[in-house]
Context: one part of a larger RNA
Order: sequence, then structure tokens, then C1' cells
RNA sequence: GGACGAACGCUGGCGGCGUGCCUAACACAUGCAAGUCGAGCGGAGAUUGGUUGAAGAUUUAUCGGAUACCAAUCUUAGCGGCGGACGGGUGAGUAACGCGUGAGGAACCUGCCCUACAGAGGGGGAUAACACAUCGAAAGAUGUGCUAAUACCGCAUAACAUACAAUUGCCGCAUGGCAGAAGUAUCAAAGGAGCAAUCCGCUGUAGGAUGGUCUCGCGUCUGAUUAGCUAGUUGGUAAGGUAACGGCUCACCAAGGCGACGAUCAGUAGCCGACCUGAGAGGGUGAUCGGCCACAUUGGGACUGAGACACGGCCCAGACUCCUACGGGAGGCAGCAGUGGGGAAUAUUGCGCAAUGGGGGAAACCCUGACGCAGCAACGCCGCGUGGAGGAAGAAGGUUUUCGGAUCGUAAACUCCUGUCUUCUGGGAAGAGUUUUGAUGGUACCAGAGGAGGAAGCCACGGCUAACUACGUGCCAGCAGCCGCGGUAAUACGUAGGUGGCGAGCGUUGUCC
Repeated sequence: GGACGAACGCUGGCGGCGUGCCUAACACAUGCAAGUCGAGCGGAGAUUGGUUGAAGAUUUAUCGGAUACCAAUCUUAGCGGCGGACGGGUGAGUAACGCGUGAGGAACCUGCCCUACAGAGGGGGAUAACACAUCGAAAGAUGUGCUAAUACCGCAUAACAUACAAUUGCCGCAUGGCAGAAGUAUCAAAGGAGCAAUCCGCUGUAGGAUGGUCUCGCGUCUGAUUAGCUAGUUGGUAAGGUAACGGCUCACCAAGGCGACGAUCAGUAGCCGACCUGAGAGGGUGAUCGGCCACAUUGGGACUGAGACACGGCCCAGACUCCUACGGGAGGCAGCAGUGGGGAAUAUUGCGCAAUGGGGGAAACCCUGACGCAGCAACGCCGCGUGGAGGAAGAAGGUUUUCGGAUCGUAAACUCCUGUCUUCUGGGAAGAGUUUUGAUGGUACCAGAGGAGGAAGCCACGGCUAACUACGUGCCAGCAGCCGCGGUAAUACGUAGGUGGCGAGCGUUGUCC
């Protein structure tokens, strides 16, 4: 000098764009943050319409409308489907194939999506809801009975699928791979909407796309005042397990494996794209944004599923908090706001789904604290303003003085202007595509009007280092980054005037280069 997620002191007009718990991965009141589909299903309820027509009233053929049934529309607890594995948060752990980079998988998986081929025949038994009963303070639970499906289960059909044992051709980096034909065995399905056409679904297979998983080369902090470490340890065989290779697991066998090219141990740490600095080499950092990883009160576990060992799912254990009728239950903000606490320190319990994106749905649409916006903060960067021109009697006043003057100083007053910002009035968006839809927002912007009015401070002035005098103080009070100032004329302390620097900021502290 530059930089900062900064803080502190003094000061503070406006706008745009960003950024904002670095500390306690401390504890959390309250609200919201993941639902959706009635065009999968049986119910229940509401409304309307139609049929039925009880009690009753009577003027005796009218009124009256109970009950039951049907249809349409709407709502929806439950069963079922898809989504809750994305999106959002945090960086505790991790020195590791975690990350980065480059390869490999002839050892792998992939819902929804795309392409292609083939198919959907015929049956069955349940169960929630519901009703009744029982237990419990509650959370909830149990029993009996009834019922539906795109829920569940057999049968049929069946291959380029899978398995088995041979075979032919081609190919390969070993195990081996690909292709062809024949054989045996095994395995599918679901319907819904519509008058219909058709559309949305369903099953099997192949290929693609996307996403994931595994393996390897290289790179990835400090300490030797850590020198030896290791028994599933290293390898083999057989088996199990996995989507898949593999001590991944297990039985047996062998005795290996790693290490001064730093094993092991200890400390520290999420990694990267990037960011800061520097002429570069390098050094430092890993906030915001993007990619990957890990975690979700602590530890462990599996279930479901294409995908999780699952932040707002389940089970167990621990700590903590709450409810309780003491028998037993409920909870998890490192989602968005917000509270307490910690701290030098970090914001609103806001508006909207209008846009972008996501989930569900045939759609209408619903949900979305993702997101879009607004609020707060000079926290940062950038831009603008606080007026312009003229104006010497060099006014008054301040300071100083050798008392002549000098200086603040064209500065002010005064005259003439201007209207950025500001204030008021009126109009008023784009972002929305071809119809509808604007939170933002009566915002930006435009037009008109008013009027210099409402808008300057901070630090320094001994040298380094741009900028000096007076008074006070008298080694006191104090200053100080270093050298050093202060003991009676201090340009170094304090105040004033003046000056210098930067300017809505200025200085100090901290950290990095």
C1' cells in the first nucleotide's frame, strides 16, 4: 500500500447493487417450512332434482310433508398411487479414494422421461373405513361382524429375459466378452375417463438419456521431544452376502502385510472451482455464488422403496424438556422468522406464489419460509448532492502583532441564476409469452409547481509524513507506531486560531499478503 462476513470511537443527506451469528453442532415458546390425486376404491356428509307418500289438517279432494329409493354437484376421514432420498440448513466429525484431477468397470444399479417390439385371458381370498362392544386420565389399544379397488394372491399365455448343459463364428489387457441357431425349466399384467373417437395408465424385454455406485494412478497441513505398527491382521480355498468386485462376513489353511520414500501415534482441518495479495514465482484464505462430501439432540439399528440406513419417518438405549389420574405418554429449529444464552459483533415472529423452479393431478388447480420481493444495518462497492456566477468598503468578528499591520478572505453580506437531491400535485410502468394472472407498487419513471431553502464531518500538523503559531501546564497532567516529547518561552501534553489530508465518511484495533 492492498484486502475484510469485521468490531470500536466521533459523525451521518440520497440512490443502485451486494452482504449480514466468524462465538455455544448451546437450549428453544409460537407460527409456518411436503404434499397431492374423488378421472384408482368402498363409504360418510351437505345441497339440489325426481319417485314414494306416513302423522296431521280439513272446505273431502286438497293441503301437508315424515320415511325410503334414484340421479347430479360439492366436501372429504380411510384404503390405494406418486412424492416425503429433491429443494433448504450446518461444518460437528473426517488427514480419508473424503476432495481435486486422470483413467477403468469384460464386476454394477437406475423410479419418472425418450425410442422400439410384444402383451393385458380367466379366477380367488382378505382388510381398513364403517357398526357394535371393551380397556385407558391421556396417548392410544383390543375383540366381533360387514365391504371395495390401479391393494393382495394363485392359474393360463411367454420371449431377444433368467437359469442349466453342450455348440458355431468373431473379438479381447487375464478372468473372459459379443453374436447366431436349437433344447429344458421358471417368471407378467389393471384398470380409469369419455356417447364415441381417443386419451391417461398397466406388464415383459431391448436400447438410450439422466442419476448413482465401485476400483486404480497422481496430488492433498504440522510434529521423530511419536520408531516401530498390525490377528480379519496379509494372502489362499470353500461358502454366505451385495446391484456389483472384494476379509465385506464366516470356516479352514499358510504367515504374512505396512514402515526413515516417515508406518503407527498425537495435534489441527470439511475439500475444490475460486477469493485476497504479489511484477511473477509464491504466500494466505475456503464468507456470499457453484460442485462434491459429511451430519441432523448423543449412540446404535434396520424397515419401506428405483433410490435412505432417511433433518420436519420407524425401533432401541442415553442426556434433557414437557404432560400425567403416577399406571404411562409426548418432543427434537445445524429449515424461515423469532426467544433466551454466549459474545466486540451479525437483521423482520413481513408480503406473494405475479415470475423462475419443484411435487401431485387428465385438467382446473393445490402445496412450496425453494424462490421473487419488501423491512433493518454507511457492513462493503459504485454513483450523486450539500449550490453556481459575480462580489473589496478587503465590513463586522476571531486569532496574531514589532501596534504599522498580517490572516481567516471572495470567504460572508449583497446581486443575478440553477433545480441534481428534496417537498407538494397529477399521471404511471416493463418484467406477462397468444388468453388469464403483478407480491413488488401507486414503486421506478414522466409532467408541473415551490424554494438555496432540508444535507459535513473526521483525523493529523517534531522527524519518518503533507501541514505552525498563541496561551495554559511545568518530568505534573499527559502523548507515543518507531525515534522519543514534558523539569517556566513545549511547532511533540491540553485548548484556541490557522493549515494539511480524506470526505458521508474519518480514525483506531484485529487478521492476511